[in-house]
RNA sequence: GGUUCCGUGGCCCAAUGGCAAGGCGUAUGACUACGAAUCAUGAGAUUGCGGGUUCGAUCCCCGUCGGAACCU
Numbered sequence: 001g002g003u004u005c006c007g008u009g010g011c012c013c014a015a016u017g018g019c020a021a022g023g024c025g026u027a028u029g030a031c032u033a034c035g036a037a038u039c040a041u042g043a044g045a046u047u048g049c050g051g052g053u054u055c056g057a058u059c060c061c062c063g064u065c066g067g068a069a070c071c072u
Stems, first nucleotide, its partner, number of pairs: 001071007010024003018055001026042005048064005
């Protein structure tokens, strides 16, 4: 230098053009003599960044940044 893949709440991980799902963690409450466990409820994401296509983009296209693998 080239090719391919990945980037989504604090962490992990879904979505194949139509309200961004779930687990862990976290907050509040219940339970308990107190905790742990369990149960209930809630908060937390402008989907790496910038543009484009579209009525509509996590998804398609272009550029760019970071990471991984392979080739040279």